[in-house]
Molecule: transfer RNA
Organism: Patescibacteria group bacterium
RNA sequence: GGGCCCAUGGUCCAGUGGCAAGACACCGCAUUCGCAUUGCGGAAACGGCAGUUCAAAUCUGCCUGGGUCCA
Numbered sequence: 001g002g003g004c005c006c007a008u009g010g011u012c013c014a015g016u017g018g019c020a021a022g023a024c025a026c027c028g029c030a031u032u033c034g035c036a037u038u039g040c041g042g043a044a045a046c047g048g049c050a051g052u053u054c055a056a057a058u059c060u061g062c063c064u065g066g067g068u069c070c071a
Base pairs, nucleotide, nucleotide: 001070002069003068004067005066006065007064010024011023012022018054026042027041028040029039030038047063048062049061050060051059
């Protein structure tokens, strides 16, 4: 320098054009003499900028960061 893959709450991870799911963690309530456990509820995310589209986490381009291969 070039090819390919990846980027989603604090962490891990789903989603394959139509208002983002789950687990753990966190907060609140209940349960307990208390703690833990358990149950219920809540807050919290699409790397950035453009493009396509009625509509983009999703498709395209560039950039940033990470991984891998070639040179």